[in-house]
Context: one part of a larger RNA
RNA sequence: UGACGGGGGCCCGCACAAGCGGUGGAGUAUGUGGUUUAAUUCGAUGCAACGCGAAGAACCUUACCUGGCCUUGACAUCCCAGGGAUCUCCUGGAAACAGGAGAGUGCUUUCAUUAGAGAGAACCUGGUGACAGGUGCUGCAUGGCUGUCGUCAGCUCGUGUCGUGAGAUGUUGGGUUAAGUCCCGCAACGAGCGCAACCCUCGCCUUUAGUUGCCAUCAGUUCGGCUGAGCACUCUAAAGGGACUGCCGGUGUCAAACCGGAGGAAGGUGGGGAUGACGUCAAGUCCUCAUGGCCUUUAUGGCCAGGGCUACACACGUACUACAAUGGCAUGUACAAAGGGCAGCGAACUUGCGAGAGUAAGCGAAUCCCGUAAAGCAUGUCUCAGUCCGGAUAGGAGUCUGCAACUCGACUCCUUGAAGUUGGAAUCGCUAGUAAUCGUGGAUCAGCAUGCCACGGUGAAUACGUUCCCGGACCUUGUACA
Numbered sequence: 001u002g003a004c005g006g007g008g009g010c011c012c013g014c015a016c017a018a019g020c021g022g023u024g025g026a027g028u029a030u031g032u033g034g035u036u037u038a039a040u041u042c043g044a045u046g047c048a049a050c051g052c053g054a055a056g057a058a059c060c061u062u063a064c065c066u067g068g069c070c071u072u073g074a075c076a077u078c079c080c081a082g083g084g085a086u087c088u089c090c091u092g093g094a095a096a097c098a099g100g101a102g103a104g105u106g107c108u109u110u111c112a113u114u115a116g117a118g119a120g121a122a123c124c125u126g127g128u129g130a131c132a133g134g135u136g137c138u139g140c141a142u143g144g145c146u147g148u149c150g151u152c153a154g155c156u157c158g159u160g161u162c163g164u165g166a167g168a169u170g171u172u173g174g175g176u177u178a179a180g181u182c183c184c185g186c187a188a189c190g191a192g193c194g195c196a197a198c199c200c201u202c203g204c205c206u207u208u209a210g211u212u213g214c215c216a217u218c219a220g221u222u223c224g225g226c227u228g229a230g231c232a233c234u235c236u237a238a239a240g241g242g243a244c245u246g247c248c249g250g251u252g253u254c255a256a257a258c259c260g261g262a263g264g265a266a267g268g269u270g271g272g273g274a275u276g277a278c279g280u281c282a283a284g285u286c287c288u289c290a291u292g293g294c295c296u297u298u299a300u301g302g303c304c305a306g307g308g309c310u311a312c313a314c315a316c317g318u319a320c321u322a323c324a325a326u327g328g329c330a331u332g333u334a335c336a337a338a339g340g341g342c343a344g345c346g347a348a349c350u351u352g353c354g355a356g357a358g359u360a361a362g363c364g365a366a367u368c369c370c371g372u373a374a375a376g377c378a379u380g381u382c383u384c385a386g387u388c389c390g391g392a393u394a395g396g397a398g399u400c401u402g403c404a405a406c407u408c409g410a411c412u413c414c415u416u417g418a419a420g421u422u423g424g425a426a427u428c429g430c431u432a433g434u435a436a437u438c439g440u441g442g443a444u445c446a447g448c449a450u451g452c453c454a455c456g457g458u459g460a461a462u463a464c465g466u467u468c469c470c471g472g473a474c475c476u477u478g479u480a481c482a
Stems, first nucleotide, its partner, number of pairs: 001482002003479003007476003011472003015466002019430005026321008034312002042053002064307007073131001077130002079127005086103007107120005133296002136294003142290002144285003147281001149279001154193006160169003173184003199273004204241007213231002218228003244267001247261005323423001327382007339370003344363002349358003389420001394415007436458007
């Protein structure tokens, strides 16, 4: 100087408390451990691994296993020889591949009357060796990227001063703040990286602009903004305005600031996001990529078929669905936002109980389509039961995608109807348009979502307080630790 303390002081955080809803019990989905296996590829392992890499394992992916094949190689550069490139067909085979047959004379350029000949680029075949290749090892050799403490308020430097020195001071102190934020004081005076602001978005207004919107106003109307007319409103999307403790009162050191009020769409950081200082964990990643070293080279490389990653006594994590009446079912009916669409979205019509199918308009989209939002509201029914709750499991019949749904897809219909009656010890999230609850869209994607990312609808309760648990900041104290 740090680190640590079941030392002290001061302060903060959904840290506790006050509340609301869960997890832990059931079934299923998914990940992991373990076990099994020819293989169940590899990595991630307290918080900070476990719906994680994987924004999508039937083949492919794929790295694993079994079997069949190749050895200058699937890919790159160089050299030599031959050949038009290319296309079609046959035989064997699971395919890779092996063997065979036929069609066929391109592009650039030189010579040439033509026929044709030569050279070159690309491509194919064979050969030679330099080399290729490796998701093989080492993340404790590394770059890059990322997590975490933590959006915590800290981390430092120059000069000066003090100290023999390590170092100190500044950065401590009195106030204040979300903040090393600001003020005052002070052997310090300044400065940098952080904080804040500048950026995006939501909330109010104005201007500009109308193939969306509007009976606001006028006319027509098949009553649909449908048509004409019109940009007032809504909206869209660009530029501006607006909030600064600016104003008033009080408290305060004539300070910073705090408390209350006015006006205002918004008030003291207005809400949300992006933004992550010096560093810590030899944290994670050599399987994104790059890369040192090591290893491999008829194999640890390459091609193919099939299998596996989907196994199952069990244990854990994360979710979904429930156990019902604030509910289930039936009928009618209302209101979104944000997205996506041409190898695409697919209306209307016909057809099927349905998943879908047939035909096909429009739309590269404020124009057409996905596309009926659902909870809600109204009426009816069920009347507390393992039920008209719950839907696992299983049998049968189908649809779709795709060479192909056996291992191993999703969905539909009929039947079947399991556990489950609110969950021990323990434990998690959340402070407002939040929790809870309800649907909607997208990425990946041929197909496949209870996951992920986003969107809106309905919409709470509680916070006395900081004694205690956890994590953190500052000052101080002790130390046999560095």

Predicted 3D model of a 482-nucleotide part of an RNA (small-subunit ribosomal RNA, 3' major domain) from an uncultured bacterium.